[in-house]
RNA sequence: AGAGUUUGAUCCUGGCUCAGGAUGAACGCUGGCGGCAGGCUUAAUACAUGCAAGUCGAACGGUAAGGCCGAGCGUAGCAAUACGUGAGGUACACGAGUGGCGCACGGGUGCGUAACGCGUAUGCAACCUGCCCUCAACCGGGACAAAACAGCUGGAAACGGCUGCUAAUAUCCCAUGGUCAUUACGGGUGGCAUCAUUUGUAAUGUAAAGAUUUAUUGGUUGAGGAUGGGCAUGCGUAUUAUUAGCUAGUUGGCGGGGUAACGGCCCACCAAGGCGACGAUGAUUAGGGGUUCUGAGAGGAUUAACCCCCACACUGGAACUGAGACACGGUCCAGACUCCUACGGGAGGCAGCAGUAGGGAAUAUUGGGCAAUGGAGGCAACUCUGACCCAGCCAUGCCGCGUGAAGGAAGACGGCCCUAUGGGUUGUAAACUUCUUUUAUCGUAGAGUAAACCUGCCCACGUGUGGGCAGUUGAGAGUAUACGAGGAAUAAGUAUCGGCUAACUCCGUGCCAGCAGCCGCGGUAAUACGGGGGAUACGAGCGUUAUCCGGAUUUAUUGGGUUUAAAGGGUGCGCAGGCGGAUCGGUAAGUCAGGGGUGAAAAGUUGGGGCUCAACUCCAAUCGUGCCUUUGAUACUGCCGGACUAGAGUGCGAUAGACGUGGCCGGAAUGUGAUGUGUAGCGGUGAAAUGCUUAGAUAUGUCACAGAACACCGAUCGAGAAGUCAGGUCACGAGCUCGCAACUGACGCUCAGGCACGAAAGCGUGGGGAUCAAACAGGAUUAGAUACCCUGGUAGUCCACGCUGUAAACGAUGAUCACUCGUUGUUGGGCAGCAAUGUUCAGCGGCCAAGCGAAAGCAAUAAGUGAUCCACCUGGGGAGUACGAUCGCAAGGUUGAAACUCAAAGGAAUUGACGGGGGCCCGCACAAGCGGAGGAGCAUGUGGUUUAAUUCGAUGAUACGCGAGGAACCUUACCCGGGCUUGAACGUAAGACGAAUAUGCAGGAAACUGCAUAGCCUACGGGCGUCUUGCGAGGUGCUGCAUGGUUGUCGUCAGCUCGUGCCGUGAGGUGUUAGGUUAAGUCCUGCAACGAGCGCAACCCUUACCUUCAGUUACCAGCACGUCAUGGUGGGGACUCUGAAGGAACUGCCUACGCAAGUAGAGAGGAAGGUGGGGAUGACGUCAAAUCAGCACGGCCCUUAUGUUCGGGGCUACACACGUGCUACAAUGGCGCGCACAGAAGGCAGCGACCCUGCGAGGGGGAGCCAAUCCCAAAAGCGCGUCUCAGUUCGGAUUGGAGUCUGAAACUCGACUCUAUGAAGUUGGAUUCGCUAGUAAUCGCGCAUCAGCCAUGACGCGGUGAAUACGUUCCCGGGCCUUGUACACACCGCCCGUCA
Repeated sequence: AGAGUUUGAUCCUGGCUCAGGAUGAACGCUGGCGGCAGGCUUAAUACAUGCAAGUCGAACGGUAAGGCCGAGCGUAGCAAUACGUGAGGUACACGAGUGGCGCACGGGUGCGUAACGCGUAUGCAACCUGCCCUCAACCGGGACAAAACAGCUGGAAACGGCUGCUAAUAUCCCAUGGUCAUUACGGGUGGCAUCAUUUGUAAUGUAAAGAUUUAUUGGUUGAGGAUGGGCAUGCGUAUUAUUAGCUAGUUGGCGGGGUAACGGCCCACCAAGGCGACGAUGAUUAGGGGUUCUGAGAGGAUUAACCCCCACACUGGAACUGAGACACGGUCCAGACUCCUACGGGAGGCAGCAGUAGGGAAUAUUGGGCAAUGGAGGCAACUCUGACCCAGCCAUGCCGCGUGAAGGAAGACGGCCCUAUGGGUUGUAAACUUCUUUUAUCGUAGAGUAAACCUGCCCACGUGUGGGCAGUUGAGAGUAUACGAGGAAUAAGUAUCGGCUAACUCCGUGCCAGCAGCCGCGGUAAUACGGGGGAUACGAGCGUUAUCCGGAUUUAUUGGGUUUAAAGGGUGCGCAGGCGGAUCGGUAAGUCAGGGGUGAAAAGUUGGGGCUCAACUCCAAUCGUGCCUUUGAUACUGCCGGACUAGAGUGCGAUAGACGUGGCCGGAAUGUGAUGUGUAGCGGUGAAAUGCUUAGAUAUGUCACAGAACACCGAUCGAGAAGUCAGGUCACGAGCUCGCAACUGACGCUCAGGCACGAAAGCGUGGGGAUCAAACAGGAUUAGAUACCCUGGUAGUCCACGCUGUAAACGAUGAUCACUCGUUGUUGGGCAGCAAUGUUCAGCGGCCAAGCGAAAGCAAUAAGUGAUCCACCUGGGGAGUACGAUCGCAAGGUUGAAACUCAAAGGAAUUGACGGGGGCCCGCACAAGCGGAGGAGCAUGUGGUUUAAUUCGAUGAUACGCGAGGAACCUUACCCGGGCUUGAACGUAAGACGAAUAUGCAGGAAACUGCAUAGCCUACGGGCGUCUUGCGAGGUGCUGCAUGGUUGUCGUCAGCUCGUGCCGUGAGGUGUUAGGUUAAGUCCUGCAACGAGCGCAACCCUUACCUUCAGUUACCAGCACGUCAUGGUGGGGACUCUGAAGGAACUGCCUACGCAAGUAGAGAGGAAGGUGGGGAUGACGUCAAAUCAGCACGGCCCUUAUGUUCGGGGCUACACACGUGCUACAAUGGCGCGCACAGAAGGCAGCGACCCUGCGAGGGGGAGCCAAUCCCAAAAGCGCGUCUCAGUUCGGAUUGGAGUCUGAAACUCGACUCUAUGAAGUUGGAUUCGCUAGUAAUCGCGCAUCAGCCAUGACGCGGUGAAUACGUUCCCGGGCCUUGUACACACCGCCCGUCA
């Protein structure tokens, strides 16, 4: 000293939370010793028992008990004597009593009290003070009682009653007396009013006590001191205004009473005062202070222990005694409670020390002693003392000590973790060796606290006081302490380990159990839960809880704010209050300086001392920031007085204005009425309808009436305090501004409370009522529509008077004054100037510098810099609500909480995303077209359903002829059943065997099992194979949300970023935006940017043209041969073609436009023209997108099974729904016959010409071809014929029959052929898909997989070959810029209300 937490990120505001310290603490776990301290915070609840205040015989009468003496008597004994009894005595002592002193201290508690109670400072000229000290004087005489006691007597008791006797330092009387008291009359001095003080005279009144050892002591009066108290006053002293008025002894006076004393303290009379916004009165809470805790301080909190003061003593009241009490262990009365009782009546008061019950989270022993300190009494000895000193209990706190020290690596064992033949860690830790003995235990010794009083002796002076010496006294305690003995021996825990915050891993659990101070962890890989290991922190303690301060500048005096975060009152006037221009003089209240007093001690701080240190304690200094008093200073403020004019105001002269109030007047529009013309609609809407209209509307003309509002001017204008103010004119009223400088002379500013004004709506009374129009009605819209739209329509809107008193009453910005860079416009006035224009004052606006601000922004009209005054704020919600008060006719306004709840709520700005926001642009996106899908039948995939199983995955676009480019078995993962268990495969090690295998037989569905027969090689080292055993298996089981790799999509969209610089507090921005252009972030221009990277383009492949080279199997122009014919043959290298290398296209040229980039042109040229066509190529990223079943891989799971094998079945099911296709519905067609023309592929378990055969699928032969050589091998088209619009010569599903082929095997479940059958279907609803040119459409061909094939699929190939695009408003998707946002999981968002 800060940190966490609002956001995707940022800055700010703002709350919540944490780290620190503290405690009379409590609880959990744990616990060795000692010192010092502390210990009912709750029930001021109730208390059993014991103790806590007595003492004095040197005041007194006395003698109940005891001690001593003791005449006498009794018993025993011969006696001495012993024992017992015992009158009497006792200068021993003492119960009870009289009397004195004490009991008012000490000790406890905090109920009450918001008060002169406390603190502080003063005053008493208004007072008292026992015991103590000093001084002065005095102490003479007498008297009468009443306790005790005795007698009688009441009562259960407590306690009494009557009669009688008696002493005193008890009581009373007389005397004496003063500097005493009271009264009256004088003098002096002083003071702050009453007065004080001193002195004189007179009158009246009041004293005493003895004891005794003769030393003293006690007594009385007076004066003084000291101590203690009483009273009064200034200042300070909690919360609440949702307590605003309180007060009749109240305030004062006069007189009296009372008191120690002043005083309405009390009383009679008189007056009507007194207190209060500087908070009276009421309510609530509370003993106050020194201090203590915290804090840098200022402050905040606190009042346990110790000290001072106060109050109280079961509750309430009262007095008595006394120096002192209205009295804790006294009295009386009342009350509640408890106890005793003979029922008549009595007793009691732990908030003293212990202790008990109760309450409570919680707080100790019914201990020892008066040895010390202190107190009461006493001459003293001494007695009493739960004050006190000690001990006991408790880790309650603070402080100290210990639980060992040194060495010791095979870094042991064990534990834990890991990448695990090994390593890391626990850890020098242990073991082991050496050493020490604090503490504990045992033994021995053993303090200080003690000096006195007193006694004895001695000394000094006046036999008393003072001093000296000796003797005497210890509860704690045989304690502290010291020495000795043995022995590492007797002694470690608690909390935490996600961040804040020091400390990390494994297992278990699986939004469960649980944790949590805040943020937050836990849904199968949890450093956050529980356990283990390890670590960190502190340590005889450690954590938790509670409370206080701090951090919190989060109440801000130090030290905050109010445009938008909470916060400027709606506006003005204005009393109190606060603040106030310039000058001179006075004063000295504030202010400043010096001196004095006080501010108790303890505590705190500093220095020093004593306990072995420390805590603790002692000494000294300091501090206590305050109050009182005194002396001085006079700058500033205040106060008083004089004078000033710059503030303010007055006057005079001018200007402008929707400024206010009242009256009068005007035209347009609207509506209505009357009347004319005129005819079928009008009106209204997105479209309609309700409504009006043939009884004549709407429209149009004329006349009349009504009410309300004032077009143009008109504006970024003007006026006003604000609300607000607009036709014209008149009257009255108000203010601003400018100019002059005649007058006043600070007269000013602000303003709580108060008063006034105050939009709209609303209320009351009375008018008025054209328009518009809440409510209401109807029509629409809609899922509904108590709305938006339409047709009507009442309050109201207007006027007068009265009320209401609120608005986003906003500039979300209080008023006033001063100062502070420029620029531009405008309104009103002045000055200069002919004018243009310049300048000055007062307003209204824009831009901007410094500065300020969290930023946006503000910026002379400040949100800048200063001054004064007022108002307001302190997290969000609850809530501007409730209650109370107040105002109002009401509606409602003003004032204005709490419980509870959340960890945020919020401001500004940033980047995205989004918008049924905007701008620009693109795409078969729409439009324009062509052809389809959706209807039918079939094929195929999916959903659903079914099933023993219908294996699994893919599910909007981006799943659904997808994984699968070939499910009859196999595949196969699914189901049923039969087998195997180191296993179906492979490696390795060891051993055994000679087999394995084949064939046959038997069982069996097969796998397999059993039997029989046959049956290895060798270079002799072994190899090979099988079996057995061991080690490694295996899993299409789970998790694609643990992963790699791969893929889809946005999207072949034009974007995505970086370095340096610059801007911004920052997130970020700039660059990448802008103006053009492009298919393109493509290029150009500009620019605080300059460059660069990944993308675009290009480079690659193919296709279109040409050249060169090459020339077989391709080709054949020319030459030759040959054939019915054919490049068939020789040849050729021209052409086509093949396949290799090049060329060619670049807006290069022209014209137009343009700065350029570029664009346009059926331009030229060219095979090709503006990236020529096609392909490959997919930026940063998004969708926790898809895939653990292609493969790989972490973790989890199965191991005679979730592995593996075999047979059969299933993946092909079928009320249904969807996707993708095929074939059609026909004449641009079907059928028949004839005739043509491709490309790209493939081919030896193959393609198969050709021949024979079958109607055909095919079959039987079979040339050629491992391929530019042979084969597969075209269709649409063209020509001719036929059919004639029909469910057909269309269409071919379905089904019967018969076959072919593949294959162990076509039942479930193959394809094909022939024959027969001949279904639906006549162009397809809403909706929807593809395509912009060699494209769509249409026609066939090939190929992979493959025994065959469910292929109408997929991937390719060529043949024929169109239509249309005005254009970008709309739908969808995308790009850039901009704007709004309360979204950021980002609109499939967020969020409100109701119900559960």

This is a predicted structure of a 1396-nucleotide RNA (small-subunit ribosomal RNA) from an uncultured bacterium. It matches the Rfam family "Bacterial small subunit ribosomal RNA". The coordinates come from a structure-prediction model, not an experiment, and the mean pLDDT is 85.